Large-subunit ribosomal RNA, domain I from an Ardenticatenaceae bacterium, 590 nucleotides, folded computationally. Model confidence (mean pLDDT): 81 of 100. The organism belongs to Ardenticatenaceae, within Bacteria.
[in-house]
Context: one part of a larger RNA
RNA sequence: GGCGUACGGUGGAUGCCUAGGCGCCAGGUGCCGAUGAAGGACGUGGUAGGCUGCGAUAAGCCAGGAGGAGCGGCCAACACGCGUUAUGACUCCUGGAUCUCCGAAUGGGGAAACCCGUCCGGGCAAACCCCGGACAUCACACGCUGAACACAUAGGCGUGUGAGGGGCACCUGGGGAACUGAAACAUCUUAGUACCCAGAGGAAAAGAGACUAUUCCCCUAGUAGUGGCGAGCGAACGGGGAAGAGCCUAAACCGGCGUUGUGGGAAAGGCCGCAGCCGUUGCAACGUCGGGGUUGCGGGGCCGUCGUGGAGGGGGCUGCGGACCCCUCAGGGAGUUACAAAACCGGCGCGUAGCCGAAGUGCCCUGGAACGGGCCGCCAGAGAGGGUGAGAGCCCCGUAGGCGAAACGUGACCGGUCUCCCGGGCGACGGUUCCCAAGUACCACGGGACACGGGAAAUCCCGUGGGAAGCUGGGUGGACCACCACCCAAGGCUAAAUACGCCUGGCGACCGAUAGCGCAUAGUACCGCGAGGGAAAGGUGAAAAGCACCCCGGUGAGGGGAGUGAAAUAGUACCUGAAACCGUACGCCU
Repeated sequence: GGCGUACGGUGGAUGCCUAGGCGCCAGGUGCCGAUGAAGGACGUGGUAGGCUGCGAUAAGCCAGGAGGAGCGGCCAACACGCGUUAUGACUCCUGGAUCUCCGAAUGGGGAAACCCGUCCGGGCAAACCCCGGACAUCACACGCUGAACACAUAGGCGUGUGAGGGGCACCUGGGGAACUGAAACAUCUUAGUACCCAGAGGAAAAGAGACUAUUCCCCUAGUAGUGGCGAGCGAACGGGGAAGAGCCUAAACCGGCGUUGUGGGAAAGGCCGCAGCCGUUGCAACGUCGGGGUUGCGGGGCCGUCGUGGAGGGGGCUGCGGACCCCUCAGGGAGUUACAAAACCGGCGCGUAGCCGAAGUGCCCUGGAACGGGCCGCCAGAGAGGGUGAGAGCCCCGUAGGCGAAACGUGACCGGUCUCCCGGGCGACGGUUCCCAAGUACCACGGGACACGGGAAAUCCCGUGGGAAGCUGGGUGGACCACCACCCAAGGCUAAAUACGCCUGGCGACCGAUAGCGCAUAGUACCGCGAGGGAAAGGUGAAAAGCACCCCGGUGAGGGGAGUGAAAUAGUACCUGAAACCGUACGCCU
């Protein structure tokens, strides 16, 4: 030195465990913000470093409700206190109060959490200082004022209302890559993806036939197609389900009001007929408000005829008759998610605390401990699960099954207040040809979207240019034409089924500490000027009973006794404790 055996050290694999994570399902719920958000800074405890909570009223204040013997959040004690059957602490829920400074940050400034003001009110003897309130900008509306330039406009001032910023994911719109794939690469693909911007909401979008389509799922189908016919891309018709809801304008026509124009003194006109009376009344255009009207078996308007239509009051220049209009009531209907629009009250249901809840703690044995074994019982609408010194239906928490809200929130449910509509018109027939969304449809050219790459390329959208018809009209049915069929564009609104987040509950041929989220917690430590990147790290024991006391030692570290414990080779560097690696003893070999 090697090999072997034994015993150690080191190391932290393995086994077991779980405080954490992952996924799915179900139910519920969804915006916050100038009444100052999201997110922070700094404070705040008897002591106080971190976390949590809170805000100078600072681990808290007030009230209501629930609960009921302990408690003063965690690491984590100590000191000092609070409460104990009710004047009831701590805890939980609901409502309220307080809520420094920064931050949209908004009086001005600024290197965020700081500095400096003006006005009003208050404190002080005080001009200092302190306390409270107000003071940003933009948009819109209204009012006042008001230039060049007469009116006007611009501008100025005031009042009121609103906005501003944030939000993981989901949504709509405006922009929009490349790596990559095509075994190179350019059309193509990646992909309308990533990313940027704007905006909205608890959903968004879409949507009520000029039918592709309201939305979503399953199939149709990897089909038909498309495609350097490469790589790839990839429908629809139709069928089955989820959900279910339909509406309002524009125009014709009528009326009121306003502006402008026109007309004229015998007037047109004032609902009609007759008579009187009035006559800046009439007519036209435009604007505005109200009525009317909303469709494709075309619909509507206007005119005429016919039928039908509860009651009362009033109106126009006057009287009579007719017709018309307005108001009120009876009666009927509907409604706040669209269809007109604001809510409120009561009930009921649900949510935000909770409550009740059966039956062995029997004997013997093993053990440190019984929840194990043996014997004898019991409950069960409950033998899900967890805890307890081991493996517990009957010990504890629970489970099945029931019960519960003063307060706040909520509901698509019921009723009422309330509001609106019909009533006040409706229907039929005939006539009239007045209306039915125009720089629109469509066409050409250039693009984009459609599964569809310009193709035989319809359809939809945009740019430039041209540019209709008007119901005997117009669009579509994949070039185009005819026939036929279907449908009415060029205005608008609209729940639900759907997406995503969060909360609660349940479940798992999901993980079990190099796994599972990056985190058993941490966006921490650390790295980077910065944007940003980003860890590692779990386990004594049933219980600290965490080794009093003695000895060696530096008043050490560490160790030896003693003691605790079932166990200390379970001693906090703590369950198990593999291997590499390092030793000690012995044997053999060299």